[in-house]
Context: one part of a larger RNA
């Protein structure tokens, strides 16, 4: 993981609401006793007002009473009077109980467990072989001695090498192993706090620990087992059969509260009020926000103008005065800035009023609920980094719960809300060369970048328009040919400084023109060159301004690409026009259904109901809330089927919106349905469900 069985809202009491029956100012028995049933209960009838509710309330009570409490009130105010209730039955939901089913780790008693392992005692086994060689002992030398030293002798030691043993350092295997801790190497300890065999003692908050929370029978921050137990789980899974009908939330205030709740919003059902409703039109007023302002608050620039200061200077010096490319208030021009500044001040939004406005509107009350993790988008804002698929707030939308077109793909983006069917039609977003429906549509321009088809500062004789100004047939602009002179080497500086280091002047003269020189250059001159000016040539030529479309700037990790292919007077941009494709949208037909309205029938407990026709509006949906049924066991009455074959299997065909139901045909071999009622161990695919099989 697959198949078959099983596998989850149930019982009981009390509470409330519904809908029904019964009786009704009342209603109702409860133990219990009697009958009738019965093996005995069960059940049936009959008894049995004890009780309870209700039928009058107010007050804490005394107590008064349609009133009563507060009060000093005959004043105002609270609750109360203006009547429906009891009791059965079914259902929806609350409480208490396991209370829809499984699921903890845990608490707590009682009991077993030292045949594993800790320790501890009591008797007993074991440790090849080799090594080193304290103490003492003895001889022998020295030495007055005490003693020292050699040699021999000895035979200590949690000494040393290394087997049994014991243990378990590293590698490698082993990992559904050969094994629920091993194997092969390789290493420790190996007369000792050794190791080991019997016996025997010590346990669960206790034991035993050379201490690791280690051991305590593969189980140990408290052992196994039963038992409180169905502990208790704001968590986590799972929760079974159909169709109609309406629909949510992911907010707000509290929460030892933050993934749980309580009360509000928001959903659904049932009575009820009745136009009150969403939206619109009109009018009223309230308000300081986009904006703009600068008149307060603050903060900031430039200018003037003049107090003060600062430096400086004069003077007859406790001072007085004068000047100032210095700072510089107030005031006065401009010209700014601000979420907590405002002389001003919108649009919208909200309220109220009135009129339109019948909507699957709005308001009241009661059952019954989910929802109280939201996302992503436009738009205003806060925090962040004017970061973030980032985060918190308002507003709308969508998605959530929403399908179907589109966007190549892609919950939140664009269009668009799917009740079934049609091999009809008509559109939207988007599209119409091919993949791949529909225009290589048409009229004009624009791009040359394959831009389209992904990005800034900034950069640029791309290119296409509009425009300003200069300068041109007295020849402009580009090139080409000449010329570019003299006072002068301009004065100063300087070692020199001749146009050309730097400084100061920048005249004047000859001219057609020609700077006291635009760049190079040289120690400095030379020298090349420009501005100027002539000739040649024969028409435009230079600036700068706005704007359209394009360049460059431009780098990323497996193969590229705009969805692909492929498109350049397009198959791109732009601006115009017709036509077509394109959805579950919106029409057409047919069909089913829900709520309303109206005729009819038929039935009525006279309240209404069902059933058919037409007409009007509806039928996406997750939590959930309403309604209607199917099917499986049984119970009771009726009525039937069945060896001419029942249950069940199977395989076909019909029906029914569907849960399902019917029929035949083979198999099957004894039971089994229909209507109508009543009870229910009442319906599997998922729970690492459970049990058997594969």
């Nucleotide at each position: 993981c697959c198949c078959a069985g099983g596998g989850a809202g149930u019982u009981a009491c009390u509470g409330u609401c519904u809908a029904u029956c019964g009786c009704a100012a009342g209603u109702u028995u409860a133990a219990c006793c009697c009958c009738g049933g019965u093996g005995g209960u069960a059940c049936g009838g009959g008894g049995g007002c004890a009780g309870g509710c209700g039928u009058a309330g107010g007050g804490a009570a005394a107590c008064c009473g349609a009133g009563u409490c507060c009060g000093a009130a005959u004043a105002g105010g609270g609750c109360g009077u203006u009547u429906a209730g009891c009791g059965g039955u079914a259902g929806g939901u609350a409480g208490u109980a396991g209370a829809c089913u499984c699921g903890a780790a845990g608490c707590c008693a009682g009991u077993c467990g030292a045949u594993c392992u800790a320790c501890c005692c009591a008797u007993g086994g074991c440790c090849a072989g080799g090594g080193u060689g304290a103490a003492g002992u003895c001889u022998c030398g020295c030495g007055a001695a005490a003693g020292c030293g050699a040699g021999a002798u000895g035979g200590a030691g949690g000494c040393c090498c290394g087997a049994a043993c014991c243990c378990g350092u590293g590698a490698c295997c082993g990992u559904u192993g050969a094994a629920a801790a091993g194997g092969u190497u390789u290493g420790g300890g190996a007369u000792g706090a050794g190791c080991u065999a019997u016996g025997g003692g010590u346990c669960g908050g206790a034991g035993u620990g050379a201490a690791a929370g280690g051991c305590u029978a593969a189980u140990c921050a408290a052992g196994g087992c039963u038992g409180g137990u169905g502990a208790u789980a704001g968590c986590u899974a799972g929760u079974u059969c159909u169709c109609c009908c309406c629909g949510a939330a992911a907010u707000g205030c509290c929460u030892u509260u933050a993934g749980g709740g309580g009360c509000a919003g928001c959903c659904u059902u049932u009575g009820g009020c009745g136009u009150u409703g969403a939206c619109u039109u009109a009018g009223a007023g309230a308000g300081g926000u986009a904006g703009a302002g600068c008149a307060c608050a603050g903060g900031a620039u430039g200018g003037g103008c003049u107090a003060g200061g600062g430096u400086g200077g004069a003077c007859u010096g406790a001072g007085u005065c004068c000047a100032u490319a210095c700072c510089a208030a107030c005031c006065c021009c401009a010209a700014c800035c601000u979420a907590a500044c405002u002389c001003c001040c919108a649009a919208u939004a909200a309220u109220c009023u009135a009129g339109g406005g019948u909507a699957u509107a709005g308001c009241c009350a009661a059952g019954g609920a989910g929802u109280g993790a939201g996302a992503c988008a436009g738009u205003g804002c806060g925090g962040g980094c004017u970061a973030a698929g980032c985060u918190g707030c308002a507003u709308u939308g969508u998605c959530g719960a929403g399908a179907g077109g589109g966007g190549a793909a892609c919950a939140g983006c664009c269009c668009a809300g799917a009740c079934c069917g049609c091999c009809a039609g008509u559109u939207a977003a988007g599209g119409u060369c091919c993949c791949a429906a529909a225009g290589a549509a048409u009229a004009g321009g624009c791009u040359a970048a394959g831009u389209g088809g992904u990005a800034a500062a900034g950069g640029a004789u791309g290119u296409a328009g509009a425009g300003u100004u200069a300068c041109a047939a007295a020849g402009a602009c580009a090139g080409c040919c000449g010329g570019g002179a003299u006072g002068u080497u301009g004065g100063c500086u300087u070692a020199g400084a001749g146009g050309c280091a730097g400084c100061c002047a920048u005249c004047a003269u000859u001219u057609a023109a020609a700077g006291a020189g635009u760049u190079c250059g040289u120690a400095a001159c030379a020298g090349a060159u420009c501005a100027c000016c002539g000739g040649u040539c024969g028409a435009g030529u230079g600036a700068c301004u706005c704007c359209g479309c394009g360049c460059c700037g431009a780098a990323a990790a497996u193969g590229a690409u705009c969805g692909g292919g492929g498109c350049u007077c397009a198959a791109g941009c732009c601006u115009a026009u017709c036509a077509c494709c394109g959805a579950a949208a919106c029409u057409g037909c047919g069909g089913c259904u829900u709520g309303g309205u109206a005729a009819g029938u038929u039935c009525u407990u006279c309240g209404g109901a069902a059933c058919c026709u037409a007409c009007c509006a509806g039928g996406g949906g997750u939590a959930g809330g309403g309604g209607a049924g199917c099917a499986u066991u049984c119970u009771g009455u009726a009525c039937g089927c069945a060896a001419u074959g029942a249950a069940g299997g199977u395989c076909u065909g019909g029906u029914g919106c569907g849960a399902g139901c019917c029929a035949g045909g083979c198999u099957g071999g004894a039971g089994c349905g229909u209507a109508c009622u009543g009870a229910a161990g009442a319906g599997a695919g998922u729970a690492u469900c459970u049990u058997g099989g594969g």
RNAcentral holds the full RNA, with entries from ENA and SILVA. A computed fold for a 694-nucleotide part of an RNA from an uncultured bacterium, annotated as large-subunit ribosomal RNA, domain II. Its Rfam family is "Bacterial large subunit ribosomal RNA". The coordinates come from a structure-prediction model, not an experiment, and the mean pLDDT is 85.